[in-house]
Predicted 3D model of a 375-nucleotide RNA (Bacterial RNase P class A) from an Actinomycetota bacterium. It matches the Rfam family "Bacterial RNase P class A". By type it is a ribozyme. A source record names the gene rnpB. The RNAcentral record of the sequence draws on ENA. The organism belongs to Actinomycetota, within Bacteria. The coordinates come from a structure-prediction model, not an experiment, and the mean pLDDT is 76.

RNA sequence: GGAGUCGGCCGGGCGGCCGCGGGCGGAAACGCUCGAGGAAAGUCCGGGCUCCGUAGGGCAGGGUGCUGGGUAACGCCCAGGCGGGGUGACCCGCGGAAAGCGCCACAGAGAACAGACCGCCGCGCAAGCGGUGAGGGUGAAACGGUGAGGUAAGAGCUCACCAGCGAAUCGGGUGACCGGUUCGGCUCGGCAAGCCCCACCCGGAGCAAGGCCAAGCAGGGAGCGACGGCGUUCGCGCCGGAAGGACGGCCCGUCCGAGCUCUCGGGUCGGCCGCACGAGGGCCUCGGCCCCGGGACCCGACAGGGUCCAGAGAGAUGGUCGCCGGGCGAUCGCGAGAUCGCCCACAGAACCCGGCUUACAGGCCGACUCCUCCC
Numbered sequence: 001g002g003a004g005u006c007g008g009c010c011g012g013g014c015g016g017c018c019g020c021g022g023g024c025g026g027a028a029a030c031g032c033u034c035g036a037g038g039a040a041a042g043u044c045c046g047g048g049c050u051c052c053g054u055a056g057g058g059c060a061g062g063g064u065g066c067u068g069g070g071u072a073a074c075g076c077c078c079a080g081g082c083g084g085g086g087u088g089a090c091c092c093g094c095g096g097a098a099a100g101c102g103c104c105a106c107a108g109a110g111a112a113c114a115g116a117c118c119g120c121c122g123c124g125c126a127a128g129c130g131g132u133g134a135g136g137g138u139g140a141a142a143c144g145g146u147g148a149g150g151u152a153a154g155a156g157c158u159c160a161c162c163a164g165c166g167a168a169u170c171g172g173g174u175g176a177c178c179g180g181u182u183c184g185g186c187u188c189g190g191c192a193a194g195c196c197c198c199a200c201c202c203g204g205a206g207c208a209a210g211g212c213c214a215a216g217c218a219g220g221g222a223g224c225g226a227c228g229g230c231g232u233u234c235g236c237g238c239c240g241g242a243a244g245g246a247c248g249g250c251c252c253g254u255c256c257g258a259g260c261u262c263u264c265g266g267g268u269c270g271g272c273c274g275c276a277c278g279a280g281g282g283c284c285u286c287g288g289c290c291c292c293g294g295g296a297c298c299c300g301a302c303a304g305g306g307u308c309c310a311g312a313g314a315g316a317u318g319g320u321c322g323c324c325g326g327g328c329g330a331u332c333g334c335g336a337g338a339u340c341g342c343c344c345a346c347a348g349a350a351c352c353c354g355g356c357u358u359a360c361a362g363g364c365c366g367a368c369u370c371c372u373c374c375c
Stems, first nucleotide, its partner, number of pairs: 001371010012324007020035006037346001041357002044355005049206004061202005066080005081094005095197002100195002102191003117136002119132005144162006163187002165184008210273004219264006227240005244256004280309006287302001292300003325344008
């Protein structure tokens, strides 16, 4: 100098004007104060909280799946083990196929207690029959490898070594697992995201959870009133009286008048709580100097101190201008640079929290790896 791997971070700043939502103060005008994110997103996983259910156990169903640890919990995180990929930093994967069933396209003679298409060997005049998995061919995959013996030709058929597997056993490790010894010719395909087996975990619904208050209407109970007379063509009409109501508060008066008043439980509209003290968060400061993680004078975590922290109603945090900052382009300039133009993302809390995943203009930092060059 080039090419990469991993981890972390920022994701505009200040000011003017006009606006938006919550809280407090005020009679009002208005004033003060607070007001989104690293993902607030997807709603995928886990928990808190709430209501319902529940003696205990089992079946069914669902989930997770190498080991150890962390945690409220997890499918998350950290460390480790084994396998695979990469020159490397590093990345990816993970129970059991030797309990059983099932499936394995195409090609191929044969695809799972295999299989004779060509070839080879034997017999036969020949057609063909038998032997052979050593050689060829097909395929993702064809039932260990090398050598020797053996044979008609061959073959773990036999033997030596190597590789794998299983059993027994020794040593190390908390464990996954690692290393060794002896024995057994045992050589045993893949798929569990097909069924299944094993181990562990799981009750259901969700803030529209749930709780409190409670108009109107309807219902239960109590009280007051629902009366009297005349006429009638039997429909009703007339007169008087009436609890209660209207006439702005009271009395009188006038008018209306068959219901009115009180109360009880549930509960609609509506209101309030849940709802911001929580496995809390941001910023500043400080500490031990290794007792926590990585290590790079540092960063994080932890402990102490200070300060601040929205929350709603289908839902507020925006617009514009100026300056600065960053990027790109054009022009000018030998150059440093100057001027102009354009751009500055993804996206908006709604009960809360821990994760994962996904989106993101542009930029910054750190550690490490490989290649090349120079001293």